[in-house]
Predicted 3D model of a 118-nucleotide RNA (Glycine riboswitch aptamer).
RNA sequence: GGAUGUGUCUCUGGAGAACGCCGAGUUUCCAAUAAAAGGAAAUACGUCGGCUGCCGAAGGUGCAAGGCUUCUCUCACCGGAAACCGAAUCUCUCAGGCAAAAGGACAGAGUCUUUAAC
Numbered sequence: 001g002g003a004u005g006u007g008u009c010u011c012u013g014g015a016g017a018a019c020g021c022c023g024a025g026u027u028u029c030c031a032a033u034a035a036a037a038g039g040a041a042a043u044a045c046g047u048c049g050g051c052u053g054c055c056g057a058a059g060g061u062g063c064a065a066g067g068c069u070u071c072u073c074u075c076a077c078c079g080g081a082a083a084c085c086g087a088a089u090c091u092c093u094c095a096g097g098c099a100a101a102a103g104g105a106c107a108g109a110g111u112c113u114u115u116a117a118c
Stems, first nucleotide, its partner, number of pairs: 001118001005114001007112001009110005018052001020051005025045001026042005053098003059094001060092001062090001066085002069082004
């Protein structure tokens, strides 16, 4: 010097699932100068609390083959047992989410960086 690898940043694409129920607040109306009390409506008002249902693609949990260590069996190999390591778009649903926006695993392009082979 140097990528098809690692990482940074930018752009593009990017799924699923209740406008659920209850209560409170808030707003509007009845409604009059205003307030209180009362009634009605909205509630996505990007409001708060509770309950139920649901989703998996931030993050996190679990593990197959296999690996490793110890014990055991054996002359030895094979075999047996236990701990640990061990991937995912699988699994769980702790977290997160269930209009839009935001977020979003992952993918593509660009950019910078880093080093490997050479």
Its Rfam family is "Glycine riboswitch aptamer". Gene Ontology term of the family: glycine biosynthetic process. The sequence was found by an Rfam model in a public genome assembly.